[in-house]
């Protein structure tokens, strides 16, 4: 910088001691110790490998090789509070508050992020 994916899943011990959830806001989490580190375990299925199958292409007819589904999964990441915890821009339709102006939730897209792959 480009692509996919983010509604599902999956806790324990010990060590530490005040913030902690990327940024604002709001609303959690947290001294009945959170966040972090460590050590187990786990979840998943992005890469790689392995299997079966279905396709196409090659074959010196043994087989190779590209694709795509499905399965395992013990390498390489990554995950394991809240949908990415929720909104922040832009659009749409609605519900209230009897107008102005306001509120309040729903879907849709971008931005932002956060994995992974190149």
């Nucleotide at each position: 910088c480009u692509c996919a994916u983010c509604a599902a899943g999956a806790c324990c011990g010990g060590c530490u001691g005040a913030g902690g959830g990327a940024c604002u806001g709001g609303c959690c989490c947290a001294c009945a110790g959170a966040c972090g580190c460590c050590g187990g375990g786990g979840c998943a299925a992005c890469c790689a490998c392995c299997g079966c199958c279905a396709c196409a292409c090659c074959c010196a007819c043994g087989g190779g090789u590209g694709c795509g589904a499905c399965g395992a999964a013990a390498g390489g990441u990554g995950c394991c509070a809240a949908c990415u915890c929720c909104a922040g821009c832009g659009g749409c339709a609605g519900c209230c508050g009897u107008u102005c102006c306001g509120g309040c939730g729903g879907c849709c897209g971008a931005g932002a992020g956060a994995u992974g792959a190149g």